The part of an RNA shown here (large-subunit ribosomal RNA, domain IV) has 347 nucleotides and comes from a Bryobacteraceae bacterium.
[in-house]
Context: one part of a larger RNA
RNA sequence: CUCUCGUGAAGGAACUCGGCAAAUUGGCUCCGUAACUUCGGGAGAAGGAGCGCCUGGUAGGGGUGUCAAAGCCCCGAGAGGCCGCAGCGAAACGGUCCCUGGAACUGUUUACCAAAAACACAGGACUGCGCAAAGUCGCAAAGACGACGUAUGCAGUCUGACGCCUGCUCUGUGCCGGAAGGUUAAGGGAAGUUGUCAGGGGGUUCGCCCCCAAAGCAACGAACCGAAGCCCCGGUUAACGGCGGCCGUAACUAUGACGGUCCUAAGGUAGCGAAAUACCUUGUCGGGUAAGUUCCGACCUGCAUGAAUGGCGUAAUAACAGGGGUACUGUCUCCACGAGAGGCUCG
Numbered sequence: 001c002u003c004u005c006g007u008g009a010a011g012g013a014a015c016u017c018g019g020c021a022a023a024u025u026g027g028c029u030c031c032g033u034a035a036c037u038u039c040g041g042g043a044g045a046a047g048g049a050g051c052g053c054c055u056g057g058u059a060g061g062g063g064u065g066u067c068a069a070a071g072c073c074c075c076g077a078g079a080g081g082c083c084g085c086a087g088c089g090a091a092a093c094g095g096u097c098c099c100u101g102g103a104a105c106u107g108u109u110u111a112c113c114a115a116a117a118a119c120a121c122a123g124g125a126c127u128g129c130g131c132a133a134a135g136u137c138g139c140a141a142a143g144a145c146g147a148c149g150u151a152u153g154c155a156g157u158c159u160g161a162c163g164c165c166u167g168c169u170c171u172g173u174g175c176c177g178g179a180a181g182g183u184u185a186a187g188g189g190a191a192g193u194u195g196u197c198a199g200g201g202g203g204u205u206c207g208c209c210c211c212c213a214a215a216g217c218a219a220c221g222a223a224c225c226g227a228a229g230c231c232c233c234g235g236u237u238a239a240c241g242g243c244g245g246c247c248g249u250a251a252c253u254a255u256g257a258c259g260g261u262c263c264u265a266a267g268g269u270a271g272c273g274a275a276a277u278a279c280c281u282u283g284u285c286g287g288g289u290a291a292g293u294u295c296c297g298a299c300c301u302g303c304a305u306g307a308a309u310g311g312c313g314u315a316a317u318a319a320c321a322g323g324g325g326u327a328c329u330g331u332c333u334c335c336a337c338g339a340g341a342g343g344c345u346c347g
Stems, first nucleotide, its partner, number of pairs: 001342008010333002014331001019328001027051005036041001038161001052082004060075005083087001095326007103317001107119002123159007135145003162313004167243003172240002174236005181231003187225002192220005199212005244262005271305001272302001283299005
C1' cells in the first nucleotide's frame, strides 16, 4: 500500500452524476395515527410509553373435567419491593415523511452486462367461422389439433383495471357488397398464310434443276365466343391512415369574437400541454434554496399533443424513474487508530 472488519473529537451530505456505500430504525404490549380513497385501504402511517427479577405463576379469566367441584393445561393484570452503566441486556430483528412521472394491480422477461415505463393481465372492441366450422400441422396426402367443444363457442387483430369519454374525414390503400359497361387467360373457333408434293410448263451434262401447284399430311393463324381479377358503382375508420394557408378588422395600445379569399376527402373536437413529446430554451411567472440548466404549480407562442398506434383522471401496488424534508452517519472537511488476511523485507 491492497482486501475484509471495528471504533472515532467537532461538524453532519459540505461527498458525489446520485446519500452510492455505511449508519440510523428494528422485537412484543399499550396509547395514538393525516391527506386521499374504488370505503377494502392508506397503516406497522406519523408520533409516543413500557419491557429484567422477587412477593407469586398472585387477583382474575379461559379450556378440559363433573350434578357441582377437585385436579390438570393455557392466558394473566394491578400493587409493593430488589439489582446493574445498560432488562427485546447476546443474536435474530422496518429508517421515515412529502411532491411528481410512467405502468392499474399479483405475475413474466433478455440462462451468462438490461427486471423496466418492456411482455402478460382481467376488462373493452372489431373481424372470421353454422360444424366435414373458420383457423392450424402435414407432401394440395392419410391423419391430427380445434373438440368428444357448437356462436354465452372457437379463431385472428387491436386496446389494456376502474371513472369520464372516444370528435371530423371513405379522396388514396385495404376489406365487404354490386354486376350494366370496358379490359382480360387457358380453351373453343376457324377466314387466311406457309412447308411438302401427284401433276403441269421450261431447261438439261439425263444425275437432275427452275417456275406454277390439286388432294392429303403438317406448321402458323385474324374475326368471333370466353371466368375471376382489374377498371367501374356503393359501403366501411375500436380498417391502414389523414385531420390547412393568406389578408383585414373593436374609440389608447395590444388582441381579434367578426369578415374576405385560396385549397382540401376532411381541416384537430373534448381534453392535456416547455410534457418519457418544446427546436429556439436554463421560455416567462410563482414556490422551494443564501444561491436551483433538475423539481413542483401555472401560462400557451403545441419546431413536431390529442382521443382503443386510445385521450384525460385515479385509490392501491413496486429491488421502476425524477425532486425535496427529517433522522442518521468516516460519503466528506481530513483523516486517525485498532483486528485479521495479502503484498513488502529477512530467512